The RNA shown here (c-di-GMP-I riboswitch aptamer) has 87 nucleotides and comes from a Eubacteriaceae bacterium. The model forms 95% of the base pairs in the Rfam consensus.
[in-house]
């Protein structure tokens, strides 16, 4: 350099819960909380997962199914950049 990841040093973020807000939901935001996390930093192109208000199709007598479609998740993988430096 690269690879790795200390009971190093400085420092960083924050689940799940609780309040309030948007949101059809899933969730998100801002406040308290810390389970954790060496990229829990950013990305929603590509694989996974969750949602169904509206809008298409196709099955069904209503309803409903299902696919598409639209949201959402970076703390599932993945891409991307990036502190420190013990063995």
């Nucleotide at each position: 350099c690269a690879u790795c990841g200390a009971u190093a040093a400085g420092g960083g973020c924050a689940a799940a819960c609780c309040a309030g807000u948007c949101g059809a939901a899933a969730g998100a935001c801002u406040g308290g909380g810390a389970c954790g996390c060496a990229a829990a930093g950013c990305c929603a192109a590509g694989g996974g997962c969750c949602u169904u208000a509206a809008c298409c199709u196709u099955g069904u007598u209503u309803u409903c199914a299902a696919g598409g479609a639209a949201g959402g998740u970076a703390g599932c993988c993945g891409g991307u950049u990036g502190c420190c430096g013990a063995a």